[in-house]
Predicted 3D model of a 1412-nucleotide RNA (small-subunit ribosomal RNA) from an uncultured bacterium.
RNA sequence: AGAGUUUGAUCCUGGCUCAGAACGAACGCUGGCGGCGUGCCUAACACAUGCAAGUCGAACGGAUUUGAGGGGCUUGCUCCUCAAGUUAGUGGCGCACGGGUGAGUAACGCGUAGAUAAUCUGCCUGAUGAUUCGGGAUAACACUUCGAAAGGGGUGCUAAUACCGGAUAAGCCCACGUGGUCUUUGGAUCGUGCGGGAAAAGGGGGGGACCUUCGGGCCUUCUGUCAUCAGAUGAGUCUGCGUACCAUUAGCUAGUUGGUAGGGUAAUGGCCUACCAAGGCUACGAUGGUUAGCUGGUUUGAGAGAAUGAUCAGCCACACUGGAACUGAGACACGGUCCAGACUCCUACGGGAGGCAGCAGUGGGGAAUUUUGCGCAAUGGGCGAAAGCCUGACGCAGCAACGCCGCGUGAGUGAUGAAGGCUUUCGGGUCGUAAAGCUCUGUCGAGGGGAAAGAAGUGUACGGGGGCUAAUAUCCUCUGUACUUGACGGUACCCCUAAAGGAAGCACCGGCCAACUCUGUGCCAGCAGCCGCGGUAAUACAGAGGUGGCGAGCGUUGUUCGGAUUUACUGGGCGUAAAGGGUGCGUAGGUGGUCGCCUAUGUCGGAUGUGAAAGCCCACGGCUUAACCGUGGAAGGUCAUUCGAAACUGGGCGACCUGAGUGCAGGAGGGAGAGCGGAAUUCUUGGUGUAGCGGUGAAAUGCGUUGAUAUCAAGAAGAACACCGGUGGCGAAGGCGGCUCUCUGGAAUGCAACUGACACUGAGGCACGAAAGCUGGGGGAGCAAACAGGAUUAGAUACCCUGGUAGUCCCAGCUGUAAACGGUGCGCACUUGGUGUGGGAGGAAUUGACCCCUCCCGUGCCGGAGCUAACGCGUUAAGUGCGCCGCCUGGGGAGUACGGUCGCAAGACUAAAACUCAAAGAAAUUGACGGGGGCCCGCACAAGCGGAGGAGCAUGUGGCUCAAUUCGAUGCAACGCGAAGAACCUUACCAGGACUUGACAUGCAGCUGCACGUCCCGUGAAAGCGGGAUUCCUUCGAGGGUGCUGCACAGGUGCUGCAUGGCUGUCGUCAGUUCGUGCCGUGAGGUGUUGGGUUAAGUCCCGCAACGAACGCAACCCCUGUGUUUAGUUGCCACCAGGUAAUGCUGGGCACUCUAAACAGACUGCCUGUACAAAGCAGGAGGAAGGUGGGGACGACGUCAAGUCAGUAUGGCCCUUACGUCCUGGGCUGCACACGUGCUACAAUGGCCGGCACAGAGGGACGCAAUACCGCGAGGUGGAGCAAAUCCUCAAAACCGGCCCCAGUUCGGAUUGAAGGCUGAAACUCGCCUUCAUGAAGCCGGAUUCGCUAGUAAUGGCGCAUCAGCUACGGCGCCGUGAAUACGUUCCCGGGCCUUGCACACACCGCCCGUC
Repeated sequence: AGAGUUUGAUCCUGGCUCAGAACGAACGCUGGCGGCGUGCCUAACACAUGCAAGUCGAACGGAUUUGAGGGGCUUGCUCCUCAAGUUAGUGGCGCACGGGUGAGUAACGCGUAGAUAAUCUGCCUGAUGAUUCGGGAUAACACUUCGAAAGGGGUGCUAAUACCGGAUAAGCCCACGUGGUCUUUGGAUCGUGCGGGAAAAGGGGGGGACCUUCGGGCCUUCUGUCAUCAGAUGAGUCUGCGUACCAUUAGCUAGUUGGUAGGGUAAUGGCCUACCAAGGCUACGAUGGUUAGCUGGUUUGAGAGAAUGAUCAGCCACACUGGAACUGAGACACGGUCCAGACUCCUACGGGAGGCAGCAGUGGGGAAUUUUGCGCAAUGGGCGAAAGCCUGACGCAGCAACGCCGCGUGAGUGAUGAAGGCUUUCGGGUCGUAAAGCUCUGUCGAGGGGAAAGAAGUGUACGGGGGCUAAUAUCCUCUGUACUUGACGGUACCCCUAAAGGAAGCACCGGCCAACUCUGUGCCAGCAGCCGCGGUAAUACAGAGGUGGCGAGCGUUGUUCGGAUUUACUGGGCGUAAAGGGUGCGUAGGUGGUCGCCUAUGUCGGAUGUGAAAGCCCACGGCUUAACCGUGGAAGGUCAUUCGAAACUGGGCGACCUGAGUGCAGGAGGGAGAGCGGAAUUCUUGGUGUAGCGGUGAAAUGCGUUGAUAUCAAGAAGAACACCGGUGGCGAAGGCGGCUCUCUGGAAUGCAACUGACACUGAGGCACGAAAGCUGGGGGAGCAAACAGGAUUAGAUACCCUGGUAGUCCCAGCUGUAAACGGUGCGCACUUGGUGUGGGAGGAAUUGACCCCUCCCGUGCCGGAGCUAACGCGUUAAGUGCGCCGCCUGGGGAGUACGGUCGCAAGACUAAAACUCAAAGAAAUUGACGGGGGCCCGCACAAGCGGAGGAGCAUGUGGCUCAAUUCGAUGCAACGCGAAGAACCUUACCAGGACUUGACAUGCAGCUGCACGUCCCGUGAAAGCGGGAUUCCUUCGAGGGUGCUGCACAGGUGCUGCAUGGCUGUCGUCAGUUCGUGCCGUGAGGUGUUGGGUUAAGUCCCGCAACGAACGCAACCCCUGUGUUUAGUUGCCACCAGGUAAUGCUGGGCACUCUAAACAGACUGCCUGUACAAAGCAGGAGGAAGGUGGGGACGACGUCAAGUCAGUAUGGCCCUUACGUCCUGGGCUGCACACGUGCUACAAUGGCCGGCACAGAGGGACGCAAUACCGCGAGGUGGAGCAAAUCCUCAAAACCGGCCCCAGUUCGGAUUGAAGGCUGAAACUCGCCUUCAUGAAGCCGGAUUCGCUAGUAAUGGCGCAUCAGCUACGGCGCCGUGAAUACGUUCCCGGGCCUUGCACACACCGCCCGUC
């Protein structure tokens, strides 16, 4: 110090969450020791039991115990004296302290600083003066009596430092006078006169002289008492300032505010009473309500602050609840009294007793908080002369990891990196020097031994010094010696002994946040502080191993501060994120021009006082350290008093003109009232006139033959004012538009006469305030909510149409809101510019005016600096400052509820909470999308040709069926697809029968000398099972091969194409996709790649903050089209020769065709035009070919979790006498149906018959097969030739001639019957072909839809792969014949580029709203 979370990404706003610290804590798991602290936060709930306030015999009279002495003597009773004790009562002091709690209290209660000239103060200290003379009682006690008790009554006796009276009075108090000094209400102080008033108590010790009634007086000392003054301490009262929330609490108050008089108090005062007056408080928050003890401090924080008020300390309040006084120096009294109440207890029922918020403890409440301990040894308190007594204050101990602090649970060495766990790519890695082992040490704990400090005193005894005194006595004081005091505690601490022995857990490991793998689970179980994990490979669940963290603790929960500048004083904002009041006038308040003088309110400085102690901080010191503690210092206030300064602020006085205002002048526009005007609309009347009008995308409702619409004339009514008219004007805003008149507010300009700060803002308040709406009365042409009808539509309570009422208009009143917006409060000042426009003035110029120049005010646009998250704003600021007001603090709930105010109502203003979410949002970026725009392309449409969709058949798919109809492919981009060939096989499916190291591979161990093969028998559908026969080589070690048994393993067309590789489809052969550097932007990103042209093309050219480059395009490759060269057999035959019935048949030749290799050729190269200079385009020449010549191969970055685990490969999972393997048979061919792709047709451009001509590319040895013969034919017999430019296979349409004559036909051929052929073990399910016979549907096909732009479509045949055969009408190729059309880009589909909008980003098959 920050981080996570809104988005595809970015920046901002903004909330939520986390990391830190703290706690009187609680809970979970765990737990060795010690020190120091802390411990009912809840029920101020109720309390059993014990203790917590007594003491003094040196105040008093008794009683009583013991001892000593004495007397009476009935020798164990009684009396007297002395000494030492005990003590119920009287009396004194204390009990008002100490201890507890926080209910009440929002207050002079507390804090701080003062006042008391308005007061008191026991005990204590100092000073002065006294301490006198008397009196009568009463407890105790005795007797008696009432009562259960508590307690009380009566009679009698007695004392005092108890009580009462008198005397005295330097001080003191009161009243009346009087004279000074000081002074702040009643004062202080110094005098003086007179009158009146108030005191007392004794006790202890000792004693020489003197006196004595022998008791004592007297002296001395200590102590007590009284009066007065002073001090100290404590207390009372008063005052300034500070001290929680709510205005959805705005008015409160009759003893109320003041006065006079009296009472009361220690004392002021309505504190109380009587009378008089009518005041007092309040927006600077009265009154009311809610909550709360306040403070020093504590926690946190950089601080300012915020929260808090346990322990310790100060103050206050309270003591079962409420009230009251008494005593006293002090109380309205925690362990006192009285009364009332509630509760509890006792009771003889008549009556009594009690008060833990003292210390322990109990019940209860609660998440939760301890022992009915020891001791007065220390410190402190009460009483006492003292010893001493009392003291749950206090000192200690006990319990609790509740907190802080310290220590330990071992240290060193130790690599076969042991075993074991986990993991693994099987090699290893890791836990891990960790363990074991070896060598050591001894803290804590255990046992044994020693052993403190805390203790200072006090008292007694014996000495010494000093003081009082007449005194060597007593007493006081200092000092020495001896004895005497410890709860904790035999504790801290020290020593010895043995022994690594008794002592580690908790939470975390997806990011934030440090730390990763395996297994299980499979949106289940669960986790989670936020974001979020989990749907079969989860580092996020659970377990394990391992890592990181803290450690006798660790986590969780709760609370507070922090982070949060997220209430912003320090230190925020309001154009669009939340946020400017609708607008003005103006009250309080806040703020305020220039100069001078005075003052000293604020301000600043100094001094003094105070700011308790503790705490925090610093220094030093004490416990072994630390925590803890001690000593000293420092610090701390918006404080008080006082002295000073005078710049600023405030105040007083004086002056000024620049702020503000007044006056005058001529112009521009605004508001109110009255009057006037024309155009238009509608209606009425009349004329002309006839069948429609009107309305719409198209219609209909509607109007019209009772005469509409149209048209002409006249009249009526109401409302609004075309053109001018303009980011023109005016007004505070709302708003204001015909013309004239009257009245009227304000602004600007110009002049410079007047006032002299008169100003700015403005909480409340007042006024104005569009439209709609409301009340009453008018008015009502047009328009038009509601309503009605017609359309549209799935519906249409809408949009469109026909009507139409409130209303719109006027008068009077109410309402008081709007996207009342510039989404921008008002005022003033300052800060570069350009260009329009409205009003006014001036200058120059002109006859006059315009144009031009300058100034002021207003109103626009563009832009600089600056600002802004960006967009943008930019002298009309959203820049830079000042003043004042209003408003905001996550989204929803909600501008809602309740309350209040206003309103006739509608409603307006003010304005929450519960609950819920982790976002909601602003701006900009890139995409995708749009029934947005621009440009462009494509058989995309259009123009054409031919098809599909209807029929029959073939084939594929869906569906259905089935034991099985194996599986996959499913919009384009599945459906004659995987399959270039399912009768068995294939085959993965089904039924049945079998096998289990297996049909196939490798290795190991054991057995066998046997294999393999061949033959035979039984069984069987076969596979298989069972049995038999025959049998190898050899270097003799054994090996090879093979079989059997067993183990590893094989095997799987089982699952996951959403775990994958590879391959493929698709957008798309579309023209795109990117990078480096630079530049721009806070950034995502942009630029480049956009723009102007051009192209098939991001093709090329030009321009340009870009310059280059890559993958794509094109080209390079193949085929084809032309030519040349080379070569000349199996090809060819022009010339020569020979031969045949005929043929390149033969010799010969390679010219031609052809074959197959190399090369040439085409590049907008040339010309003309055009284009801006270009790229290019158009036309032309030449050329076989011309602008990519035609075709193919070739497919950018990427998209579709596209397809394929069944082609192969492959991770993981699953099966293992089966999900593997073999066999027979069946199925994949199943058929109410639906779809796709094809074939054949429906005929005359045809069918049939006959004749006749011309290909290319292929294939051929388990093959192609000729001539010949047989068969109508499929085919058969036979076999020349050919591993093939040699042999074989080789066209059809076309053309010529004939028949058919428009019909279900001489079209069409399905279906069926019969007879055959071929392949093959085998054609039943389930092959193809032939012949004869049969002769179905079908007469050109609805909506819709497909292909094709030239050697193309259409049409005709031929070949090949697969293959025994074939379902091929499919696929892949080949050649023959050979068209039509394209105006064009509006529309449909797909695509490219630019731009625009967006709340989409899984990206429009999106998102999202409402109802049920």
The prediction has a mean pLDDT of 84. Its Rfam family is "Bacterial small subunit ribosomal RNA".